The RNA shown here (c-di-GMP-I-GGC riboswitch aptamer) has 86 nucleotides and comes from a Bacillota bacterium.
RNA sequence: UACGUCAAAGGCAAACUCGGCAAAAGCCGGGGACGCAAAGCCACGGGUCUAAAGCGCUAUGCGCCAUGAUCGCCGGGCUGCCGAGC
Numbered sequence: 001u002a003c004g005u006c007a008a009a010g011g012c013a014a015a016c017u018c019g020g021c022a023a024a025a026g027c028c029g030g031g032g033a034c035g036c037a038a039a040g041c042c043a044c045g046g047g048u049c050u051a052a053a054g055c056g057c058u059a060u061g062c063g064c065c066a067u068g069a070u071c072g073c074c075g076g077g078c079u080g081c082c083g084a085g086c
Base pairs, nucleotide, nucleotide: 001085003083004082011036012035016031017030018029019028020027021026034072040078041077042076044075045074046073047070048069049068054064055063056062057061
C1' cells in the first nucleotide's frame, strides 16, 4: 500500500426454517451457511420489487403512482481489521 491467490486473527451470513412486525415488498430476532475483503455505514444517481394512501377508468376489478423496500443489483460517497504477498 490505489493490492488481496490457498497466511493468520477476527467478522458478516443467502436459500430454507421458527417466532414477531408490515397492506405488501420487505424488516427484526433464533436456528442455518450459499457466499462475501468492505456482505460495515449512507437510498445520492440508475435499476429492481411492492402499491397502503391518492388519482383515473369501460369498476366484485384493472391501470398509474413512492412518500415504502432493496447498499448480498450496479455506480458514487464516508469509515475500517489483517498483511501471506508486493
The model forms 95% of the base pairs in the Rfam consensus. Lineage of the source: Bacteria > Bacillati > Bacillota. Model confidence (mean pLDDT): 88 of 100.